[in-house]
This is a predicted complex of two RNAs, RNase P RNA and transfer RNA, with 435 nucleotides together. The coordinates come from a structure-prediction model, not an experiment, and the mean pLDDT is 78. It holds a member of the Rfam family "Bacterial RNase P class A". Rfam links the family to the GO terms ribonuclease P activity, tRNA processing and dimeric ribonuclease P complex. It is annotated as a ribozyme.
């Protein structure tokens, strides 16, 4: 000095003028003036999870749907974090991935003898003149995938057929772990393929809908028409409950209003400091208050300072100096917590590789 | 804002329990046919199946993320 990986913080400052929207005083008394405060983001995005909060439901219960998916923890809850573990990749720091395939219904095109329970096209051996019969899978071919590997014995040829090391599986015992699991030992020649991010089983959870949800208030029309409904309601279906008696639902045609307030911003809320705890994340005390708009406010203009690119000039050549021009991605709408995507740069910490030098 | 769906050829659309080269109608091009033209016949050419990843042996299909595009919503009687 160069590549790389992993985490976090910011998203130009300042200052003057002209505006917008809420608040909180105070004056005026026709919609105004004065003064003070405050006013977008790390993703406010996509809406991909998961809550709070509403309202709907008259209990219970079953079924189907749906989500997840290694183990333990964190939390309000998660499909998110954090720790561990397996198994992959990378020289390495680091990263990606997770349940079941001897419960079952299945697929594994094309090639190939043969794709899951067995079978042989070249081929080897033997018998046979031959055609052909029988034995075997060592070696070829095909495939993404071929029924463990390497030596040697054995054999008409061969084959875990049989042995020895090495690889797995399955069983039993022991130790270590809360657990996933790891370690070690013994037996059995056992060698059993993949695909559930198809359907499925298993574990756990799950009513449904959303601030155009609910709730006051005002305005303003024809309580109207037409189909259809094992009566309706139990927001996917049954059982079971409950109401009701010409009502009730549902759809469509037609009419009528498209204002106000409320919800609605203080909250699983930020800082900071002790304590537990590897951590996520948690007690416990102190401190601050930080937008609420509704065809939708948070802007614009001028100067200065700095930062990054590009153009030109001027150079005492020093990656200096001046002058123009341009700055990422993208803007709350009921509110948090997470993931993903988007992003012009800047700045911090941990750490891994290679070259050089001391 | 909140939800629901679609994306395949120049245009409308099949395919949706992964499988050999992805088809159909019109539209286009060339050639026949005609004095030309049109209709008919013959041939033929266009697809990054929106886009990127994953899972598989293999992705139009499955599953994840973006993009695009359409649709529906209040309240009275």
């Nucleotide at each position: 000095g160069g590549a790389g990986c992993c985490g976090g913080a910011c998203a130009g400052g300042c200052c003057a003028c002209c505006g917008c929207c809420g608040c909180g005083g105070g004056g005026a008394a026709c919609g105004c003036c004065c003064c003070g405060g405050g006013g977008a983001g790390g993703a406010a995005a996509g809406u991909c999870c998961g809550g709070g909060c509403u309202c709907u439901g008259c209990a219970g219960g079953g079924c189907a749907g749906g989500a997840u998916g290694c183990u333990g923890g964190g939390u309000a809850a998660u499909a998110c974090c954090c720790a561990g573990g397996a198994g992959g990749g990378g020289c390495g720091a680091c990263c990606c991935u997770c349940g079941g395939a001897c419960a079952g219904c299945g697929c594994c095109a094309c090639a190939g003898a043969a794709a899951g329970c067995a079978a042989a096209c070249c081929g080897c051996c033997g018998c046979g003149u031959a055609a052909g019969c029988g034995g075997c899978a060592a070696g070829g071919g095909u495939g993404a995938a071929a029924c463990g590997g390497u030596g040697a014995g054995g054999c008409a040829a061969g084959a875990g057929c049989u042995c020895a090391c090495c690889a797995g599986a399955u069983g039993c015992c022991g130790c270590g772990g809360c657990g996933a699991c790891g370690c070690g030992g013994c037996a059995u020649g056992c060698u059993c393929g993949g695909c559930a991010u198809a359907c499925c089983c298993c574990a756990u959870c799950u009513u449904g809908a959303g601030c155009a949800a609910g709730a006051c208030c005002a305005a303003a029309u024809a309580g109207g028409g037409a189909a259809g409904g094992u009566g309706g309601c139990u927001u996917g279906c049954c059982c079971g409950g409950c109401c009701c008696a010409u009502a009730c639902c549902u759809u469509c045609c037609g009419g009528g209003u498209a204002g106000g307030u409320u919800g609605c911003u203080u909250g699983a809320g930020g800082c900071c400091g002790c304590g537990g705890g590897c951590a996520a994340c948690u007690g416990c005390g102190g401190c601050c208050c930080u937008a609420g708009a509704u065809g939708a406010a948070u802007g614009g203009u001028g100067g200065u300072c700095g930062c990054g690119g590009g153009c030109g000039c001027c150079u005492u050549c020093g990656c200096g100096g001046c002058g123009c021009c341009u700055g990422a991605c993208a803007a709350a709408a009921c509110c948090c917590g997470g993931c993903u995507u988007a992003u012009c740069g800047u700045c911090c910490g941990a750490c891994u590789c290679c070259c050089a030098c001391u | 804002a909140g939800g629901a769906g679609c994306g395949u050829a120049g245009c409308u659309c099949a395919g949706g329990u992964g499988g050999c080269u992805a088809g159909a109608g019109c539209a286009c091009u060339u050639c026949c046919u005609u004095g030309a033209c049109a209709c008919g016949g013959a041939a033929g050419g266009g697809g990054u199946c929106a886009a990127c990843a994953g899972u598989u042996c293999a992705a139009g299909u499955c599953u994840g993320u973006u993009c695009g595009u359409u649709c529906c919503u209040a309240c009275c009687a």